[in-house]
Molecule: transfer RNA
Organism: Peptococcaceae bacterium
RNA sequence: GGAUGAUUAGCUCAGUUGGUUAGAGCGCAUGCCUCACAUGCAUGAGGUCGGAGGUUCGAGCCCUCUAUCGUCCA
Numbered sequence: 001g002g003a004u005g006a007u008u009a010g011c012u013c014a015g016u017u018g019g020u021u022a023g024a025g026c027g028c029a030u031g032c033c034u035c036a037c038a039u040g041c042a043u044g045a046g047g048u049c050g051g052a053g054g055u056u057c058g059a060g061c062c063c064u065c066u067a068u069c070g071u072c073c074a
């Protein structure tokens, strides 16, 4: 340099043909329970979906550029 995959909550990941609330598990906080801790139960916080632009009535999803990481080729 070329090809290809990934990027969504603190972490690991879903997200259907683009369609009206952006989710799960773990973790975290609070409450209940306990002498206390753990377990368990309930509630809650936490995201502009890596960045920018475009298409569209509407984008996590489609297109372009770009950043980082992985793999392969040279």
Stems, first nucleotide, its partner, number of pairs: 001073007010026004019057001028044005050066005